[in-house]
């Protein structure tokens, strides 16, 4: 330095061009329970930054960023 892969919610994953980005777990609230687990019911929360292409970008280019691997 060069090439490869990844970056979405607290973590763990979906969604590969189109209706309000879903779900698992945690968190918060509630039922119930003598209390506490556990179970049901709600509720909260996120596309790494910056351009570009499209009528429409988590998706497809380009450039930064962090992370990993590999070649020298």
């Nucleotide at each position: 330095g060069c090439c490869c892969c990844c970056g979405u919610a607290g973590c763990u994953c979906a969604a590969u061009g189109g209706a309000u980005a879903g779900a698992g777990u945690a968190g918060c609230g509630g039922u119930u329970u003598c209390c506490u687990a556990a179970a049901c019911c709600g509720u909260c929360g996120a596309u790494g930054c910056a351009g570009g292409u499209c009528c429409g970008a988590u998706u497809c280019c380009u450039g930064c960023c962090a992370g990993g691997g590999g070649c020298a």